Molecule: RNase P RNA; transfer RNA
Organism: uncultured delta proteobacterium
RNA sequence: GGAGUCGGACAGACCGUCGCCGCAUCACGGGGAGGAAAGUCCGGGCUUUACAGGGCAGGACGCUGGGUAACGCCCAGCAGGAGCGAUCCUGGGACAGCGCCACAGAAAGCAAACCGCCGACCGGGGUGACUCGGCAGGUAAGGGUGAAACGGUGGGGUAAGAGCCCACCAGCGGUCGCGGUGACGCGGCCGGCUCGGCAUACCCCGUCCAAAGCAAGACCAAAUAGGGAAGCGCUUGAGGUUGGCCCGACCGAUGCUUCCGGGUAGGUCGCUUGAGGCGUACAGCAAUGUGCGUCCUAGAGGAAUGACGGUCGCCCGGCCCCCCAAAGGGCCGGGAACAGAACCCGGCUUAUCGUCCGACUCCAUUU
RNA sequence: GGGCCAGUAGCUCAGUUGGCAGAGCCUCCGGCUCAUAACCGGAUCGUCCCAGGUUCGAAUCCUGGUUGGCCCA
Numbered sequence: 001g002g003a004g005u006c007g008g009a010c011a012g013a014c015c016g017u018c019g020c021c022g023c024a025u026c027a028c029g030g031g032g033a034g035g036a037a038a039g040u041c042c043g044g045g046c047u048u049u050a051c052a053g054g055g056c057a058g059g060a061c062g063c064u065g066g067g068u069a070a071c072g073c074c075c076a077g078c079a080g081g082a083g084c085g086a087u088c089c090u091g092g093g094a095c096a097g098c099g100c101c102a103c104a105g106a107a108a109g110c111a112a113a114c115c116g117c118c119g120a121c122c123g124g125g126g127u128g129a130c131u132c133g134g135c136a137g138g139u140a141a142g143g144g145u146g147a148a149a150c151g152g153u154g155g156g157g158u159a160a161g162a163g164c165c166c167a168c169c170a171g172c173g174g175u176c177g178c179g180g181u182g183a184c185g186c187g188g189c190c191g192g193c194u195c196g197g198c199a200u201a202c203c204c205c206g207u208c209c210a211a212a213g214c215a216a217g218a219c220c221a222a223a224u225a226g227g228g229a230a231g232c233g234c235u236u237g238a239g240g241u242u243g244g245c246c247c248g249a250c251c252g253a254u255g256c257u258u259c260c261g262g263g264u265a266g267g268u269c270g271c272u273u274g275a276g277g278c279g280u281a282c283a284g285c286a287a288u289g290u291g292c293g294u295c296c297u298a299g300a301g302g303a304a305u306g307a308c309g310g311u312c313g314c315c316c317g318g319c320c321c322c323c324c325a326a327a328g329g330g331c332c333g334g335g336a337a338c339a340g341a342a343c344c345c346g347g348c349u350u351a352u353c354g355u356c357c358g359a360c361u362c363c364a365u366u367u
Numbered sequence: 368g369g370g371c372c373a374g375u376a377g378c379u380c381a382g383u384u385g386g387c388a389g390a391g392c393c394u395c396c397g398g399c400u401c402a403u404a405a406c407c408g409g410a411u412c413g414u415c416c417c418a419g420g421u422u423c424g425a426a427u428c429c430u431g432g433u434u435g436g437c438c439c440a
Base pairs, nucleotide, nucleotide: 001363002362003361004360005359006358007357008356009355010354012312013311014310015309016308017307018306020032021031023029034338038349039348041347042346043345044344045343046213047212048211049210053247054246055245056244058209059208060207061206062205063077064076065075066074067073078091079090080089081088082087092204093203097202099198100197101196114143115142116139117138118137121134122133123132124131125130151169152168153167154166155165156164170194172191173190174189175188176187177186178185179184217269218268219267220266227260228259229258230257231256232255239251240250241249276295277294278293279292280291281290282289283288314335315334316333317332318331319330320329321328368439369438370437371436372435373434374433377392378391379390380389386423394410395409396408397407398406416432417431418430419429420428
């Protein structure tokens, strides 16, 4: 200097004029959209359903340990894979069962013989070694097909071959020891020799899940027709009880269900002090936790947080001064994305202009 | 705030049990006819809304994004 990987910060500021909203005061005052406010994907707080019990169905997650109010999130590790590397991606089970693997190929879950190799026996040729053809049988080392064909290399053995046997290696199973909280790792011994892939196929195992949602809900006020019809029932019990089904439990009598028709849809609260922010010390690899100090940082209600002007800052381009160049200084012109709270938080995902900071990796050159 | 469905040729739609993507209409060519239509024969037309993942292989299965429609409150 170039090429990358990971993490973080900001998202303009000030002044003036006019215009809004809420808080507080006698007045003065002080405050007013985001990193995603978005998607509504997860988890909660909060509210309501008399209790929300048991089971089935359904759904979610899935290596180990930790964090958290909790999570499908975050942190640290383990194993496998990609990359030269910094780093990134993935994660229960295929001997519980059932299924799929087209085409090609002999054969794709317990098999299989297309080409090939051997071949007792038969026929021909040959003095002989041997050779040609046929066939019972043997074979899966070689070749071919395919994404994938039942371990690899070397040697022995065989009619020819094969873990058939042996040595070494990889894998699997068992066992023992060491390290680790654990997932796992390292090492020794023994052994049949080697038991495909897919669960983002159905499924099995483990853990978790009551439901609905601020248009939840609470209070006040007002109005209307406490209307009409049908069915069932009155404790031997109709009907009902916030996802579906079953059981349990409970409510229930001039009652319940269904249909038609009518009135109201106004106001107040919920509504912003929080699992809160900032700073600092300690503990921890970290996520995070604890202590101390300090701050109050939008609450609209058809929906406020805006418009104009000036200056400065940031970025881009041009010119000038200085200068070997760079850095620095001055002037002129232009530009700034994605996008707007609506009960509140912790995350994930998506969109995005531009600048800056830090750590690390690789390549080249120079000293 | 909550729930459900769809996107395939120029148009209307099948295909979703993962194995070379189809039908009708339209367009073009030929035949038939004095000529046209009808009719007959043939041909063309595709990043299956976008991206990623699983798999040997994806329109189809999974995840995220996007466009459109419907329902409840």